This is a predicted structure of an 88-nucleotide RNA (c-di-GMP-I riboswitch aptamer) from Sporolactobacillus shoreae.
Order: sequence, then C1' cells, then structure tokens
RNA sequence: AUAUCUAAAGGGCAAAACUGUUGAAAAGCAGUGACGCAAAGUCUCAGAUCUAAAAGCAUUUUUUGCUGACGAUGGCUGGACUGCCGUA
Repeated sequence: AUAUCUAAAGGGCAAAACUGUUGAAAAGCAGUGACGCAAAGUCUCAGAUCUAAAAGCAUUUUUUGCUGACGAUGGCUGGACUGCCGUA
C1' cells in the first nucleotide's frame, strides 16, 4: 500500500421501554436503559417506508374527507466518502 472481518484484546455505538423536552404529526434531542451493530461513522444521490403541516379541492357550517414533502427514517436497501485492532 492492497485485500479482508473467522477468533482474541482494548475500546466504540445504543433498539424497545420509561421520564423530561421540541414538533401539527412522523420523529428529533437529553437522561435512564441494552435489542443488536465491524462501519449502527458521515452524506437523502437513487429506491423504499412513515407522517400530512402549508397549500389546493370537495363537503359542510366551521367541521369532515381527499390530494399534498419543502417534513422524517443513514439502526430499510443500494450508492458515495472516511475509518480502529487483528489477519493475509
């Protein structure tokens, strides 16, 4: 430098749930907590999924329905970039 993640060691991250908080919601953040993770590090570029505010349409009498991503999930998949120990 390249390839690789079977075993070990030292570490790392932290699902659900609960509490607080932000948000219309999905969900985010903090604490407790560990289901899991060798990229569960970073990026919404492609797909997928979730929500449905603004706005529009219909209805109706001020409510309901439908459409609606510019919102969200990188711990859904692919892709891009970066990377510890060990091994070859």

Notes:
Rfam family: c-di-GMP-I riboswitch aptamer. From the family's description: GEMM was predicted in a large-scale screen for bacterial structured RNA regulatory elements. Genes associated with GEMM are involved in a diverse array of functions, including chemotaxis regulation, signal transduction, secretion and chitin. Taxonomically the source falls in Sporolactobacillus (Bacteria, Bacillota, Bacilli, Sporolactobacillaceae). The sequence was found by an Rfam model in a public genome assembly.